[in-house]
The RNA shown here (Glycine riboswitch aptamer) has 104 nucleotides and comes from Nitrosomonas nitrosa. The coordinates come from a structure-prediction model, not an experiment, and the mean pLDDT is 77.
RNA sequence: GACAGGCAAUCUGGAGAGCGCCGAACAUUGAGUUCAGCCACCGAAGGGGCACACGGACAACAUUCCACCGUAAAACUCUCAGGUAAAAGGACAGAGGGGUGAGG
Numbered sequence: 001g002a003c004a005g006g007c008a009a010u011c012u013g014g015a016g017a018g019c020g021c022c023g024a025a026c027a028u029u030g031a032g033u034u035c036a037g038c039c040a041c042c043g044a045a046g047g048g049g050c051a052c053a054c055g056g057a058c059a060a061c062a063u064u065c066c067a068c069c070g071u072a073a074a075a076c077u078c079u080c081a082g083g084u085a086a087a088a089g090g091a092c093a094g095a096g097g098g099g100u101g102a103g104g
Stems, first nucleotide, its partner, number of pairs: 003104001005100001007098001010095004018039001020038002023035004040084003046080001047078003053071004
């Protein structure tokens, strides 16, 4: 100096599941909005949990991986949060740039 990687934004794509019942308020004839209650569901904002493996203790040496503790993953799992017409959001992916670039 640059590459990979990471970060935030922009554009594009982007699933699932009740337009649920009921009461009040606002509003006015729309399939509305908000709050409270009652069930039924979804997993792809966020969040929680677990494996292999590694380490520790047991232990003075060796062996042993049954058990204990710690670190520890996901699109798995939980459903706290969020969501279940449209809109919005949306993990993730692609594109062109920006900045960073210790370690590799």